[in-house]
RNA sequence: GCCCGGAUAGCUCAGUUGGCAGAGCACUUCCUUGGUAAGGAAGAGGUCGGCAGUUCGAUCCUGCUUCCGGGCU
Repeated sequence: GCCCGGAUAGCUCAGUUGGCAGAGCACUUCCUUGGUAAGGAAGAGGUCGGCAGUUCGAUCCUGCUUCCGGGCU
């Protein structure tokens, strides 16, 4: 230098032929207990790496770019 894959909640990860984004764990409140753990109920938490383009509409499609991993030379 070229090619491929990844970036989504605090962490690990799903997701959608383009139509207001989810799970588990963690966190907060409550129930239960003499108390704790476990269990149950409810809740908060996201510019979907960044910038542009296409589109009525982009996490999803296209281009450029940043970072991480792998391959080739």
Transfer RNA from Elusimicrobia bacterium RIFOXYA2_FULL_50_26, 73 nucleotides, folded computationally. The coordinates come from a structure-prediction model, not an experiment, and the mean pLDDT is 80. It matches the Rfam family "tRNA". Gene Ontology term of the family: triplet codon-amino acid adaptor activity.